[in-house]
Context: one part of a larger RNA
RNA sequence: UGAAGGGGGCCCACACAAGCCAUGAAGCAUGUGCUUUAAUUCAAUGCCAAGCGAAGAACUUUACCAGCACUUGACAUGCUGCGAAUCCUCUUGAAAGAGAGGUGUGCCUUCGAGAACAUGGACCCAGGUGGUACAUGGCUAUUGUCAACUUGUACCAUAAUGUAUUAUGUUAAGUCCUGUAACAAGCACAACCCCAUGUUUAGUUGUCACCAUUGAGUUUGGAAUUCUGAAUAGAUUGUCGGUGAUAAGCCGAAGGAAUGUGAAGAUGACGUCAAGUCAUCAUACCCCUUAUGCAAUGGGUGACACAUGUGCUACAAUGGCCGUGACAAAGGAUAGCAAUCCUACGAGGCUAAGCUCACUCCAAAAACUUGUCCUUACUUCUAAUUGCAGGCUACAACUCACCUGCAUGAAGUUGGAAUUGCUAGUAAUCACCAGUCAGCCACACGACAGUGAAUUCAUUCUCAAGCCUUACACA
Numbered sequence: 001u002g003a004a005g006g007g008g009g010c011c012c013a014c015a016c017a018a019g020c021c022a023u024g025a026a027g028c029a030u031g032u033g034c035u036u037u038a039a040u041u042c043a044a045u046g047c048c049a050a051g052c053g054a055a056g057a058a059c060u061u062u063a064c065c066a067g068c069a070c071u072u073g074a075c076a077u078g079c080u081g082c083g084a085a086u087c088c089u090c091u092u093g094a095a096a097g098a099g100a101g102g103u104g105u106g107c108c109u110u111c112g113a114g115a116a117c118a119u120g121g122a123c124c125c126a127g128g129u130g131g132u133a134c135a136u137g138g139c140u141a142u143u144g145u146c147a148a149c150u151u152g153u154a155c156c157a158u159a160a161u162g163u164a165u166u167a168u169g170u171u172a173a174g175u176c177c178u179g180u181a182a183c184a185a186g187c188a189c190a191a192c193c194c195c196a197u198g199u200u201u202a203g204u205u206g207u208c209a210c211c212a213u214u215g216a217g218u219u220u221g222g223a224a225u226u227c228u229g230a231a232u233a234g235a236u237u238g239u240c241g242g243u244g245a246u247a248a249g250c251c252g253a254a255g256g257a258a259u260g261u262g263a264a265g266a267u268g269a270c271g272u273c274a275a276g277u278c279a280u281c282a283u284a285c286c287c288c289u290u291a292u293g294c295a296a297u298g299g300g301u302g303a304c305a306c307a308u309g310u311g312c313u314a315c316a317a318u319g320g321c322c323g324u325g326a327c328a329a330a331g332g333a334u335a336g337c338a339a340u341c342c343u344a345c346g347a348g349g350c351u352a353a354g355c356u357c358a359c360u361c362c363a364a365a366a367a368c369u370u371g372u373c374c375u376u377a378c379u380u381c382u383a384a385u386u387g388c389a390g391g392c393u394a395c396a397a398c399u400c401a402c403c404u405g406c407a408u409g410a411a412g413u414u415g416g417a418a419u420u421g422c423u424a425g426u427a428a429u430c431a432c433c434a435g436u437c438a439g440c441c442a443c444a445c446g447a448c449a450g451u452g453a454a455u456u457c458a459u460u461c462u463c464a465a466g467c468c469u470u471a472c473a474c475a
Stems, first nucleotide, its partner, number of pairs: 001475002005470001007469004015459001019422002022419002026313008035303001042053001064299003070293001073125001078123001079121003083117001087102006107114001127288002130286003136282002138277003143271001149186005154163002167178001169176001195262001197233007210221001212219001239253005302441001315415001319374002322371002325368001331362003336355002342349002381412001386407006428451002433446001
């Protein structure tokens, strides 16, 4: 100087407390372990792996396995020979491929050649999702959005070092003030962007107070309003009172759309964990080179005694079924979204206007309201499982997709010990949308609006972080 302490002091955080909803029991979905397997490809493993890489495994993807093939190779460059390329037919085969026959003679030209493509040969080589993340770059998680980390000069000290960065107070903050052998500075903090309010401006595809008009903002005027785009104003402890050291600040009040960081996001210091990734990519070394490379077919990644993580659906009356009526935001659409008509119990089918989108379409919001029935039962709860009959996508739906109808109607009557999340438009609850995508195993993930709580006495205790200080069998 650090580290560590079941030492001390201060301080902070959904850390506890106060509350609310869950998980842990059930069924299913999904990930992982174990096991099995020809293969169940690989990576990730306390917090910081486990609905994770994967924003989508039927083939492909695909890296794994089986048998069947190829060896300058699926891909690249240079040398050389030959043929334009292409297309068609037949045999064999699971396909890749192998074998045989035919068609065709282009573009360009200095008539030598050349370009593109196909094919043969020789060799430099290609290729590797093979190994090492403990050789690495880059990227990332975590500590942690915690407030810390460090330097120049100066001063103290034998030296490593120390001071500054400590102290009083204060802050979300090494934020600021005052003091002070320190004076300055850097990286983080804060400031920028977006949302909430107004003003100005612009009014089409958006809007409708007024004037007409219509079944209808439908149409003509209109630019007030909503809304959308742009520019700009606004919030700063600015004002008042109290408190404090005449400080920084703190408390209360006014005004205000908004108050003391207004809300959310992006932003992540020096370092830590030889943390993660050689399978995004790049890369050093090692290894394979008729195979650890490469092509195709089929299978596997979907197995299933069990264990475990994350979710969904429930166990019902604050409910269920059937009818009635209403209110969003944000997205997507031309190999696309598809209105309408007809048809089917339905999934769907047929038809086809509109839309390159503030115009058209997806689109119906759902919880909610209102009316009838059900009356505490494993039921008109719940929907797993199974059977039959269909539909859609796709060469293809058996392994292994999704959807519909009819029938079937398991477990489950609120969950032990234990444990997670959350402080406000939050939790809880309710639907909607997108990406990936032919289709979809999405109950995921990401966004979006609707309805909308309870509680916080406080820091004694638990866990984690920071500062100062202490004793020290540690370095």
Molecule: small-subunit ribosomal RNA, 3' major domain
Organism: Eucalyptus camaldulensis